This is a predicted structure of a 264-nucleotide RNA (Bacterial large signal recognition particle RNA) from a Lachnospiraceae bacterium. Model confidence (mean pLDDT): 76 of 100. Its Rfam family is "Bacterial large signal recognition particle RNA". Rfam's curators write: The signal recognition particle (SRP) is a universally conserved ribonucleoprotein involved in the co-translational targeting of proteins to membranes. Its family is annotated with SRP-dependent cotranslational protein targeting to membrane, signal sequence recognition and signal recognition particle, plasma membrane targeting in the Gene Ontology. It is recorded under the gene name ffs. The model forms 94% of the base pairs in the Rfam consensus.
[in-house]
RNA sequence: CCGUGCAGCCGGGGCAUUAGCGGGGCCCUGUAACCUGCAGUCCGCUACAGCAGGGGCCAUGCCGAUCCGAGGGCCAGUCUUUAUGGAGCUGCCCUUCUUAAGUGGCGUUGACGUCUGGGUCUCAUGCGGCGGAAACCUGUGAACCGUGUCAGGGCAGGAAUGCAGCAGCACUAAGCAGGAGCUUCCGGGUGACGUGAGGGUGCCUGGGCUGAGCAGGCUGGGGAGGUAACGUCUGUGGGGCCUGGUUCGGAGUGAGGCGCACGG
Numbered sequence: 001c002c003g004u005g006c007a008g009c010c011g012g013g014g015c016a017u018u019a020g021c022g023g024g025g026c027c028c029u030g031u032a033a034c035c036u037g038c039a040g041u042c043c044g045c046u047a048c049a050g051c052a053g054g055g056g057c058c059a060u061g062c063c064g065a066u067c068c069g070a071g072g073g074c075c076a077g078u079c080u081u082u083a084u085g086g087a088g089c090u091g092c093c094c095u096u097c098u099u100a101a102g103u104g105g106c107g108u109u110g111a112c113g114u115c116u117g118g119g120u121c122u123c124a125u126g127c128g129g130c131g132g133a134a135a136c137c138u139g140u141g142a143a144c145c146g147u148g149u150c151a152g153g154g155c156a157g158g159a160a161u162g163c164a165g166c167a168g169c170a171c172u173a174a175g176c177a178g179g180a181g182c183u184u185c186c187g188g189g190u191g192a193c194g195u196g197a198g199g200g201u202g203c204c205u206g207g208g209c210u211g212a213g214c215a216g217g218c219u220g221g222g223g224a225g226g227u228a229a230c231g232u233c234u235g236u237g238g239g240g241c242c243u244g245g246u247u248c249g250g251a252g253u254g255a256g257g258c259g260c261a262c263g264g
Stems, first nucleotide, its partner, number of pairs: 001264006008057003011029005019046005034054005061258003067252001071248007079240009089231001091230001093226007101219003105214002113209008121198006127191002130187005136179005146171004154163003
């Protein structure tokens, strides 16, 4: 150096899943350089942790300290966004009390204060008015069972005469209708009325005294209370950007190291 066989290589990593590992899933990053079958209702395996079959490469390679470091996981923080809960907070808004700086109002045609009346209110009563009833007046008003007079007729009687009495006429009772005024009684959602008491809280109003304030609309100042819509503060959960820490870590760099057995 060659041949055969062994060993090694033909990608690696993060997340998720799993007791764990690998494949497969999602993502990141590579190569000159793998093919078939299996696998989410997962598949295969067990610390030498895919299985089965086929193929290729083996110094442009393999192992690997260091440096650098794509990307991912976890934790914390600032900022921001979103959902939800809490707090009355010198915000916003509302209620109330006070003050009287500003402004406006009332006031010498008299404020505040004080004294004294009236009205409004209650009770009683007089008068008036209104309504009702009674009384009174007028008219009407009874087939018989109201009155008077009772034609005709009837009854009694020898007669004189007497008696009852329908219709008619007149009158009347109850009743009905009407009535200007007067009288009596009763009533009220009655009165530009009178009288006497009561009451005085509020309001209106008259008069006397006094003589300069009164009042609190708006703004401002102060006090008390309310309000979770907005603002603010705060708790919790989710999303995003950035920063820091920690962890895993591809590719790159690369001191150093690198085959075994047999045969020729």